[in-house]
A computed fold for a 366-nucleotide RNA from a Deltaproteobacteria bacterium, annotated as Bacterial RNase P class A. RNAcentral records the identical sequence in 2 taxa. Its Rfam family is "Bacterial RNase P class A". It is annotated as a ribozyme. The RNAcentral record of the sequence draws on ENA and Rfam.

This record gives sequence, C1' cells and structure tokens, in this order.
RNA sequence: GGAGACGGCCGAUGAUCGCCGGACGAUAUUUUUGUCCGGAGGAAAGUCCGGGCUCCACAGGGCGGGGUGGUCCGUAACGCGGACCGGGGGUGACCCCAGGGAAAGUGCCACAGAAAAUAUACCGCCGGGCACUUGUGCCCGGUAAGGGUGAAAAGGUGAGGUAAGAGCUCACCAGUUGCGGCGGUGACGUCGCAGGCUUGGUAAACCCCAUCCGGAGCAAGACCAAAUAGGGGAGCACUUGAGAGUGGCCCGCUCGAAGCUCCCGGGUAGGUCGCUUGAGGUGUCGAGCAAUCGACGUCCCAGAUGAAUGAUCAUCACCUUGGCUUUACCAAGGGAACAGAACCCGGCUUAUGACUGUCUCCAAAG
Repeated sequence: GGAGACGGCCGAUGAUCGCCGGACGAUAUUUUUGUCCGGAGGAAAGUCCGGGCUCCACAGGGCGGGGUGGUCCGUAACGCGGACCGGGGGUGACCCCAGGGAAAGUGCCACAGAAAAUAUACCGCCGGGCACUUGUGCCCGGUAAGGGUGAAAAGGUGAGGUAAGAGCUCACCAGUUGCGGCGGUGACGUCGCAGGCUUGGUAAACCCCAUCCGGAGCAAGACCAAAUAGGGGAGCACUUGAGAGUGGCCCGCUCGAAGCUCCCGGGUAGGUCGCUUGAGGUGUCGAGCAAUCGACGUCCCAGAUGAAUGAUCAUCACCUUGGCUUUACCAAGGGAACAGAACCCGGCUUAUGACUGUCUCCAAAG
C1' cells in the first nucleotide's frame, strides 16, 4: 500500500425566535401570561417471534390444527442469547447449519443411463451350441471386476479363488448395530469385544417421536356525559276508554294503551383515565469462561391525538484537507445516510452515511 474479518461510536455549552408537556405564580379563571424543568432512534421501521397489561372464554381428558427440534446454561418468556458438541466453508482473522427419526410405513428422484432401489445388463468378459467366407456373425446361459451415463450406481484397497467373476473367502481400512471400560452434568469423545458383511438420497414431502400452544387486542378496557330510539318509576289529568282479570251472564270492582311534567336508566357527540416508575438508566463492588445475575449508592429521562421535538448564530471539542521533514501551530471545510415515538418491554429481520479500534492474509522496502 492492497484485500478482508469482527466490534465500537455518532457532540458539549451559551444566546435569540418558535412548538409540545409538566410544576409553581399572576390574571379578566375551559383564557392570557411569567419563571423554571423535560422533549426521538440505532433502527422509533417491518409487525416476524416472545412477554407484561386489559377484556372474553374455560371441570377433566381426547380428536383435530399450528409452532419448535444437538447439549447444558441464561431469561418473565421466546423461534432469542451464551458456552460447548457434531458437520461444513475459508490460506487465515473468522463464518455458516431447519443439527430428532430414512434399519416403522408411503411417496418422489428431472435429463442422461442397462438400471435411481424386490436391482439390472448397452459395450465388455467367460462357457456352450449353430453357421460359414476360419475370425466373424447369430442364439442360449453365466458375470457385475473393467468401460460408459449421472448430482448420486449397491462399501474401499490387496490377496486367494474362478470358465470369467462376485464379501464367495481372508487381511487391513471406513461405516453401522449391540454390549462393555474410561473421560465429560450432557451433546459427545476414546478404547475393546461380537455380529451381519454394508442397510443410496430426500422429512422447510406425507408421516413417526418428543415438547409447547385458549381467543382478541390500548380502536384492549374503565369512568363522566349534551342528544336520539326503545325501557322502568312517580305525580297530575281523565271528556273518551280498545282490551284484560274476576264471574255461568249482567252490573260492580280491579288493571289499563293513547296526554303532560319530573326522575331513573340508556349511551352518541365530546371529555377524563388507561399513559408512562419500568423485567428502568447509571456508577462501584462481587459471582460466572460468557450470556446473565446479586448487593449498595445515585437519577427521574417525550407522552402528543391531525399529532410538538424546529431554525439561526457564537465558543469549545471532534473529523477531513492543505501549509510543514516531524511535533507544535496556522488556514479552509464538515455535522451528511437510513429514518422518525403513539400502551410498554425482550428479541429477530430489513434500511443505512461518515469516523474509528483490534485482528488476519498478500506485496514491496529497510
């Protein structure tokens, strides 16, 4: 100098004008105004997981449906995080894995190829038969070592064996199943013995196993309450009085729709609460490899609802460039991208500019 890997961090103070909220005070009190204090992000985003909170549902169990899937730990919980195990990628720093079961069953495996899984036979190899132009052709059978196809071909190498061959037999190696020893909390590692010799891949295909899961969401929900409909009650009025009860029928008695006033209730507009003190921030110490947890101290840090969080200037700090051999100093320039709270937290994912730290590899020079 180049190429990479993993992290960190993105101002402070003051002045002027303006906006939102709060406390206190003044005021002409649903108003206006003064002083003081606070006022966006690492993702506030996507709304993909998990929880708090609220309302609804719920005896217990099953079927069905959905999620998750190495082990141990962390956590309120998770599909998140940490450490480790196993596998894979990279020269390396380091990174990736949806990482239970394919020896329970079913399905699927393009093209090519004989054959993609009850193995099979295109070329080849071997044996037999027939024919003739005597080294070729045809037919029958054996074989899976060699060639060829494919992403993947039925364990690998060597020896024996055979007509040629083949785990057909043997040795070693790989893998798998069972049992045992040792190490580890565990995933697992390692060693030994025995067996069959070997069981292709695919489960973000059906499925099996284990385990978890009620629904809707702050437009949850609660309260105050103009208005309207329907409802309940009381009083007044009663000219009229449908109808009902009592009764065999009539009278009588009782109730009673339709009127007015008031109250209850209802719940729309509107308002208030929920609303921000919380699995909270921060400092020191301690436990732990770490994620994280504990003790003590300290701080209060947006809460709007058509929705505030803005603009200008100055000083300091920071960064870049230039002057300079370097330091110091001086000058000029810069605050950029993605974006922006709306009940609150823990994650994940996606978007994104500058600056910066540690580490790795390569090249050249000393």